[in-house]
Transfer RNA from a Candidatus Nanoarchaeia archaeon, 74 nucleotides, folded computationally. The prediction has a mean pLDDT of 87. The organism belongs to Candidatus Nanoarchaeia, within Archaea. Its Rfam family is "tRNA". Rfam classes the family as a transfer RNA.

RNA sequence: GGCCCAGUAGCAUAGCCUGGUGGUGCACGCGACUGAUAAUCGCGGGGUCGAGAGUUCAAAUCUCUCCUGGGCCA
Numbered sequence: 001g002g003c004c005c006a007g008u009a010g011c012a013u014a015g016c017c018u019g020g021u022g023g024u025g026c027a028c029g030c031g032a033c034u035g036a037u038a039a040u041c042g043c044g045g046g047g048u049c050g051a052g053a054g055u056u057c058a059a060a061u062c063u064c065u066c067c068u069g070g071g072c073c074a
Stems, first nucleotide, its partner, number of pairs: 001073007010026004020057001028044005050066005
């Protein structure tokens, strides 16, 4: 230098192909249970979906550029 893959909540991870309210687990907060904790159960907060631009009525999803990490070739 060329090619490929990945980036989504504090952490991990689905959803992307086929555009239409962004979920799950753990963690965190509150409550129930307990003499009290743990475990368990219920509820809740937390995401500018890596950044920017484009297409569209509408973009995590499609297109382009860039950034970061990993891999392959030279």